A computed fold for a 591-nucleotide part of an RNA from a Candidatus Babeliaceae bacterium, annotated as large-subunit ribosomal RNA, domain I.
The organism belongs to Candidatus Babeliaceae, within Bacteria.
Its mean pLDDT, the model's own confidence on a scale to 100, is 81.
It matches the Rfam family "Bacterial large subunit ribosomal RNA".
The RNAcentral record of the full RNA draws on ENA.

Context: one part of a larger RNA
RNA sequence: GGCAUUUGGUGGAUGCCUUGGCAUCAGAAGGCGAUGAAGGAGGCGGAAGACUGCCAUAAGCUUCGGGGAGUUGUCAAUCAAGCGGUGAUCCGGAGAUUUCCGAAUGGGGAAACCUAUCGUAGUAAACCUACGAUGUUCUUAUCUGAAUAUAUAGGGUAAGAAAGCGAACGGCGUGAACUGAAACAUCUAAGUAGCGCUAGGAAAAGAAAACAACGUGAUUUCCUCAGUAGUGGUGAGCGAAAGGGAAACAGCCUAAAUCUAUACUAUGUAAUAACCUGCAAGUGUUGUAGUAUAGGCGUAGCGGGACAUAAAUGUCUUGAAAUUGCAGUUUCAAGCACUGAGCAUGUAUAUUAGUUGAAUGGCUCUGGAAAGGGCAGCCAAAGAGUGUGACAGCCACGUAAAUUAAAAUAUGCACUGUAAGUGAGUUUAUGUUCCCAAGUACCAUAGAGCACGUGAAAUUCUGUGGGAAUCUGCCCAGACCAUCGGGUAAGGCUAAAUACUAUCUGAUGACCGAUAGUGCACAAGUACCGUGAGGGAAAGGUGAAAAGAACCCCGGGAGGGGAGUGAAAUAGAAACUGAAACCAAAUGUCU
Numbered sequence: 001g002g003c004a005u006u007u008g009g010u011g012g013a014u015g016c017c018u019u020g021g022c023a024u025c026a027g028a029a030g031g032c033g034a035u036g037a038a039g040g041a042g043g044c045g046g047a048a049g050a051c052u053g054c055c056a057u058a059a060g061c062u063u064c065g066g067g068g069a070g071u072u073g074u075c076a077a078u079c080a081a082g083c084g085g086u087g088a089u090c091c092g093g094a095g096a097u098u099u100c101c102g103a104a105u106g107g108g109g110a111a112a113c114c115u116a117u118c119g120u121a122g123u124a125a126a127c128c129u130a131c132g133a134u135g136u137u138c139u140u141a142u143c144u145g146a147a148u149a150u151a152u153a154g155g156g157u158a159a160g161a162a163a164g165c166g167a168a169c170g171g172c173g174u175g176a177a178c179u180g181a182a183a184c185a186u187c188u189a190a191g192u193a194g195c196g197c198u199a200g201g202a203a204a205a206g207a208a209a210a211c212a213a214c215g216u217g218a219u220u221u222c223c224u225c226a227g228u229a230g231u232g233g234u235g236a237g238c239g240a241a242a243g244g245g246a247a248a249c250a251g252c253c254u255a256a257a258u259c260u261a262u263a264c265u266a267u268g269u270a271a272u273a274a275c276c277u278g279c280a281a282g283u284g285u286u287g288u289a290g291u292a293u294a295g296g297c298g299u300a301g302c303g304g305g306a307c308a309u310a311a312a313u314g315u316c317u318u319g320a321a322a323u324u325g326c327a328g329u330u331u332c333a334a335g336c337a338c339u340g341a342g343c344a345u346g347u348a349u350a351u352u353a354g355u356u357g358a359a360u361g362g363c364u365c366u367g368g369a370a371a372g373g374g375c376a377g378c379c380a381a382a383g384a385g386u387g388u389g390a391c392a393g394c395c396a397c398g399u400a401a402a403u404u405a406a407a408a409u410a411u412g413c414a415c416u417g418u419a420a421g422u423g424a425g426u427u428u429a430u431g432u433u434c435c436c437a438a439g440u441a442c443c444a445u446a447g448a449g450c451a452c453g454u455g456a457a458a459u460u461c462u463g464u465g466g467g468a469a470u471c472u473g474c475c476c477a478g479a480c481c482a483u484c485g486g487g488u489a490a491g492g493c494u495a496a497a498u499a500c501u502a503u504c505u506g507a508u509g510a511c512c513g514a515u516a517g518u519g520c521a522c523a524a525g526u527a528c529c530g531u532g533a534g535g536g537a538a539a540g541g542u543g544a545a546a547a548g549a550a551c552c553c554c555g556g557g558a559g560g561g562g563a564g565u566g567a568a569a570u571a572g573a574a575a576c577u578g579a580a581a582c583c584a585a586a587u588g589u590c591u
Stems, first nucleotide, its partner, number of pairs: 001590009015576001016541002020512002022509007029501002031165002039101003042055003046079002049075003061095006070083003106115003116134007136162009169200001170198005180187001184233001210216002220247005230238002251493003254437001258296010271285001273286001274283002276328006301471001303436004307431007316335007336423004342418003345414008354403003360376001362375004377394002379383001385397003442466007452478001473488004528535002551562004
């Protein structure tokens, strides 16, 4: 020095464990914010720091409920000083306080700082201090008010609203490239990612100018139709619809014609204008036309409506008005009747604290310890689970099953009153009457979007240029034409079935078990890195219980040897188990 064996060191794999993660399901909630949010800065404890909580009333204050013996949060012990059956700590409801920054809003600003004006109070006054108000934009109302007479612009005041933050889901706008085509340009990726605007608990869509060819009858979503019909450098690829089956179901309001009222403009001026109709009397611009505003009417495709005339049927009461009287008619007001949102009240359910909750103190063996073995019992609407010194239905918490709210919230129902609405139209016939959404439909052209790449390319939406019709109308029916057929554009609203989960609660897992599972089981978005945007860790386990090793010895200490604790100390705080690499010692053997 090699090899082998053994004993150790080092190291931290493996096994076991789980405070933490991941995923799914169900329910809730789906927002917070000028009554100052989200997020922060700085403080607050008897004792330094970090976390948590809170805010100069500062690990808290008041009150109402629950609860019932200890307690002054955690790391984290110790000491001090307190509180508590006159009910503390703790849990829940409601309230008070809530520094400074931050939309940040009196002005400024290098966030958490600086600095004003006015009013009130402390004073009789000033300074000073405290408290309150003082931002912008929009809307409404109102006071003012130029050039410039009326006015308008502008200015002031009051009230209300908005702003900012937030995970995904929605709508609208804008909009790539890598990639695929085995290259690449049309094409694809993809109307994806990204960016902008904006909303709701969902959003969007939606009551046919639709499909179809029998007929159906708003929208949305799912299964199918179907990888079909199609489209496509007919390449790569893209890719329907009708129909069928389900989920859920819900229908409505305007514009116009027309009537009435009011205002303005134009025109008309003494009669063949007008004043509801008839007759009689009277009034004297009250008229006519247009525009605007408000109200009535009206809403459709076997076309509908308006107006006029005629007819049928029907009508809550009273009063007033329509120049006057009579008769009729119409309108308005009040009462009455019916319906009746929201709010208030009551009630039920649920949520936000809780409460009750069965049955071995059994004998014995092993053991440090019994929940294990043996023997003997009991409960069960409870033998889910966790913990307890090893594996517990009967030890603890729980579980099954019951039960509970002073206060607040949500939902449903009931009742009374109220805002508001309705109480008269409906039907039929006739008509040389009127209306039925205009720079629209449509056409040309340039594009986009439709599964459909310009194609024979309809249907849909835009830019530019032209530019209709009003029901004997217009659109669709995949160029176009004809005939049948379907529909009624150019205004609007509309629940449910559908999408998502930052957040809360419950449950589950052929999900992970500390190099895994979240980046984070630990003072983790921390330490640390970067000017910054940003990047971003490592790090769990003594023991049943600290019983955490009094005392003695060596040593300056670290550390160690005894003693002691413990079942165990090769469980000694660098700690469960403790593999390998690596190091050392002892023994054997070889050279």